A computed fold for a 71-nucleotide RNA from Halorubrum lipolyticum, annotated as transfer RNA.
RNA sequence: GCACAUAGCUCAGCCCGGAUAGAGCGUCGGACUUCUAAUCCGACGGUCGUGGGUUCGAAUCCCACUGUGCC
Numbered sequence: 001g002c003a004c005a006u007a008g009c010u011c012a013g014c015c016c017g018g019a020u021a022g023a024g025c026g027u028c029g030g031a032c033u034u035c036u037a038a039u040c041c042g043a044c045g046g047u048c049g050u051g052g053g054u055u056c057g058a059a060u061c062c063c064a065c066u067g068u069g070c071c
C1' cells in the first nucleotide's frame, strides 16, 4: 500500500441505503425404515469486527481503530 471481517462452519447480500438479514452445511425433535444411512417435515439460530459520523432510515455511504492475509 491492497484485500478481507455477516449464524457453530463455508458464503451471498454492500457497487446503486428501504423497513421482519438470507442460502448450504450443522445441531435438536418428528415422519419413514427391522436398524443405520438416505429422503421428507419442523425447530434452533446473528448487537453484520469495535467506536463514532451522515441520513427519516446504515450490513450497505464517510472517518478512526482492531484483527487476519498478501505485496
Stems, first nucleotide, its partner, number of pairs: 001070005008025004018056001026044006049065005
The coordinates come from a structure-prediction model, not an experiment, and the mean pLDDT is 82. The RNAcentral record of the sequence draws on MGnify. Taxonomically the source falls in Halorubrum (Archaea, Methanobacteriota, Halobacteria, Halobacteriales). Rfam family: tRNA. Its family is annotated with triplet codon-amino acid adaptor activity in the Gene Ontology. Rfam classes the family as a transfer RNA.